Predicted 3D model of an 84-nucleotide RNA (c-di-GMP-I riboswitch aptamer) from a Nitrospiraceae bacterium. Model confidence (mean pLDDT): 82 of 100.
């Protein structure tokens, strides 16, 4: 070093709700607060896939474009520990 990931040990994050704030909205940041997570740490570069917005049309979609999501899923980098 690579694999796995345990009734091991030290620990990490934080769903939902609800304040408070940014945003047109999707949704972000705080704070309380646990649903869960062996990457629930990074990154929105690339392929999906959801959502929001426009403007054209339209019963309603549909394609288009710009936004969002890493706790949606593939890739990519990085990290603890060690029953094996």
């Nucleotide at each position: 070093u690579c694999c796995u990931g345990a009734c091991a040990a030290g620990g990490c994050c934080a769903a939902a709700a609800c304040c408070c704030u940014c945003g047109c909205a999707a949704g972000g940041g705080g704070g309380u607060g646990a649903c869960g997570g062996a990457a629930a740490g990074c990154a929105a570069a690339c392929g999906g896939g959801u959502g929001c917005u426009g403007a054209g049309u339209u019963u309603a979609u549909c394609a288009c474009a710009g936004c969002a999501u890493g706790g949606u899923c593939g890739u990519g980098c990085u990290g603890c520990c060690a029953c094996g």
The sequence was found by an Rfam model in a public genome assembly. The organism belongs to Nitrospiraceae, within Bacteria.